[in-house]
A computed fold for a 75-nucleotide RNA from an Anaerolineae bacterium, annotated as transfer RNA. The prediction has a mean pLDDT of 83. Rfam family: tRNA. The family's RNA type in Rfam is transfer RNA.

Parts: sequence; C1' cells; structure tokens
RNA sequence: GGCUCCGUGGGCCAGCCUGGAAUGGCCGCCUCCCUGUCAAGGAGGAGAUCGCGAGUUCAAAUCUCGUCGGGGCCG
Repeated sequence: GGCUCCGUGGGCCAGCCUGGAAUGGCCGCCUCCCUGUCAAGGAGGAGAUCGCGAGUUCAAAUCUCGUCGGGGCCG
C1' cells in the first nucleotide's frame, strides 16, 4: 500500500444485511422494600444525538462517500 472485520449508556454485547420511537440483554450505579448488619432476593430509576465529518431520504445506529483508531489476511 491492497482487501476485510470491529468502533453503540460506566463495562461487555445484540440491533445494521431488509431505514421508521436510543429498541433490547448481562454486569455496574442510584432510590425503595426485605435483613440485627452485609450479601443474596424483589420493585423502580438515571445514564449512549450509535468513533468523527459529509451525502442520499419525509425519515439514518442502519444505505453511500471521506476520515480517525484497533484487529486479521496479502504484498
């Protein structure tokens, strides 16, 4: 340099192919219940403009282009 995969709440992922409400899972965090206390358990809640920029569209995490970072293969 070429090809390819990945980047989404504090952490790890799913969702992307087939556009339609930041949709969902596990862990963590906060409040309450339970308990002599902690843990476990039960109920509720906060938190991500989806790496960044642009384009297409009525509408983009999703499609297109560029770009940054990381992994793999090839030269």